[in-house]
RNA sequence: CCUGUGCAUCGCUCCAUCGUCCCAGGUCAUUGGCCUGGGGAGGUAAGUCCGGGCAGCAAAGGGCACCAUGCUUCCUAACGGGAAGGGGCGCGUUCGGGAACGGGCGCGUUACGGAAAGUGCCACAGAAAGGGAGACCGCCCGCCGCAAGGCUGGUAAGGAUGAAAAGGUGAGGUAAGAGCUCACCAGUGCCCCGUGUGAGCGGGGCAGCUUGGUAAACCCCACGGGCUGAAAGACCAUGUAUACCGGGGUUCCACCGCAAGGUGGAUAAGGGCGGCCCGUCCGAUCCCGGAGGGUAGGUCGAUAGAGGCGGCGCGCGAGCGACGUCCCAGAUAGAUGAUGGAGGUCCGCCGCAAGGGGGAUACAGGACCCGGCUUAUAGAUGCACAGGCCUU
RNA sequence: GAUUUCGUAGCUCAGCUGGUAGAGCAAUACACUUUUAAUGUAUGGGCCCUGGGUUCGAAUCCCAGCGAAAUCA
Numbered sequence: 001c002c003u004g005u006g007c008a009u010c011g012c013u014c015c016a017u018c019g020u021c022c023c024a025g026g027u028c029a030u031u032g033g034c035c036u037g038g039g040g041a042g043g044u045a046a047g048u049c050c051g052g053g054c055a056g057c058a059a060a061g062g063g064c065a066c067c068a069u070g071c072u073u074c075c076u077a078a079c080g081g082g083a084a085g086g087g088g089c090g091c092g093u094u095c096g097g098g099a100a101c102g103g104g105c106g107c108g109u110u111a112c113g114g115a116a117a118g119u120g121c122c123a124c125a126g127a128a129a130g131g132g133a134g135a136c137c138g139c140c141c142g143c144c145g146c147a148a149g150g151c152u153g154g155u156a157a158g159g160a161u162g163a164a165a166a167g168g169u170g171a172g173g174u175a176a177g178a179g180c181u182c183a184c185c186a187g188u189g190c191c192c193c194g195u196g197u198g199a200g201c202g203g204g205g206c207a208g209c210u211u212g213g214u215a216a217a218c219c220c221c222a223c224g225g226g227c228u229g230a231a232a233g234a235c236c237a238u239g240u241a242u243a244c245c246g247g248g249g250u251u252c253c254a255c256c257g258c259a260a261g262g263u264g265g266a267u268a269a270g271g272g273c274g275g276c277c278c279g280u281c282c283g284a285u286c287c288c289g290g291a292g293g294g295u296a297g298g299u300c301g302a303u304a305g306a307g308g309c310g311g312c313g314c315g316c317g318a319g320c321g322a323c324g325u326c327c328c329a330g331a332u333a334g335a336u337g338a339u340g341g342a343g344g345u346c347c348g349c350c351g352c353a354a355g356g357g358g359g360a361u362a363c364a365g366g367a368c369c370c371g372g373c374u375u376a377u378a379g380a381u382g383c384a385c386a387g388g389c390c391u392u
Numbered sequence: 393g394a395u396u397u398c399g400u401a402g403c404u405c406a407g408c409u410g411g412u413a414g415a416g417c418a419a420u421a422c423a424c425u426u427u428u429a430a431u432g433u434a435u436g437g438g439c440c441c442u443g444g445g446u447u448c449g450a451a452u453c454c455c456a457g458c459g460a461a462a463u464c465a
Stems, first nucleotide, its partner, number of pairs: 001388010012343007020040009042363001046374002049372005054229004061278004066225002069222002071085005086112001087110010113220002118218002120214003136159002138155003142151003167185006186210002188207008233300004244290005251266006270282003307326004312321003344361004349356002393464007402417004411448001419435005441457005
C1' cells in the first nucleotide's frame, strides 16, 4: 500500500419556483380565506418477535390446566435483551509421552437445568439396538466321523454391519478369552482440604464403578406469566327499536282482586368469568342466540419523556450518579413533496498530462409512547486482527 | 393498528406423534379407431418457499426471513 473479517460512527449539500401539515401574530371576515414568522421522519420510523408504561375488564382473587424461559454473577422499570466470567466443542501452535492421551497459549463458537425419577423412539443393514443383552465368521474345550466336516458348550480379544456394538494402551492370566487381575491414562460417583460472591477451579483419598444417544420427544425440577390492546378507553354531538324470530324465565311467603292477574320480599336460571373447579359480584320492562335498523362527526387519550446533547466522577464492562444546557413532527386515510439548476462523493471510459465526457448516489417513511432483538442498506471514516506485495 | 392460518409435481390436495414423498386431473409414448374424443397400458416430472440449527437422519421439530390469505370498531 492492497484485500478480507469484526466492532463503532456517519449516511448527501445549497439555490429558485410551485405545493403541503402544525403553532404564534396580524388582517378580512365568520369559523374559513389571505399575509408574515417559526417548526416538520429514521438508523432503521420496518417485521410485530420480546419486555415495560398506559387504559379497561371487580379492587385483578385461589388452585389445576396452558404458555414461555433455563450455566453463574451483574446491569435494567422490565425482558426471551445486554455485560463480564465459567464449562463444553472446534482449529492453530508448542511441550510431555513408546502409544492411548494429556498440559500451556491464542483464536473462533456454544438454545449450556435433569438421560443415575419414569415412559417412548433408534429406519435400513446387522447374530444382537438397550437387557448388563447378543455367537454370523473366527478362536478354544469336549463328543461323533477314515476324512471333509457335523453337534453341544465356552469366549465380546479379532473380523463383518451400522450414526452408534458398552473405557484405552501394555503386561499377567487362561483351553481360548474377558477389569478376570495389575501398572499407567481417560471418565463417573462419594468424602476431605484449599480457593472463588458464584458457575466452578486446584489438590488428595476411596470404589473396578465404566451405566449408549435423544428432553428444538413426552416428562421432571426451578423461575415467571390474570386477560385484552389506542379499533384500549373517557366526554360531547347525532341517530335509534322495549320492533321481529328461536330458546330459557324455578320455587316459597305476604298483600290487593270475584277471577284472570298484579305488587313486594326471599331463593337463583343466567351472566361478569375467556379451558375447568372454587370463591365473589350483578341478577326480572330479564337472560342467551339469530337476523335486522340507525349513527359512523368532533375533542381528549397524544407527545416534557425510564428525553436529547456536553464534558466530569465511579465501574473491567453493560451501565450508574450529580451538574450544565435544549425543547426537538403530531398527521387521522394520513402533511414533510414535485420540477429545474449548481456542487460534493464513488465507479468505469478517453487522454502523456491539464482535463473531457458518461453512469451511480442505497435501504427505506412516523400513526399512543419507550427499552431491546431481528432483518434491509449505495457509499464514506476510524480502530483491531489475518493474509499478500514493496522498501529499509 | 391487532390476531390467526397457509406455502409439497403444471393444477387441486394427502403425508407433519422424524426413517429417504404419494393420489386425482393434466403431460408424453403406444394400443384401439377411417380420424378425433373416450377407454386401456406404460413412462417422465419434486433442491417439499428461502437460510441456519437440533438429530445418525428433517417435508415433518426449533429459530430467522420471504410471499399469500382470512378475521376484528
Molecule: RNase P RNA; transfer RNA
Organism: Flavobacteriales bacterium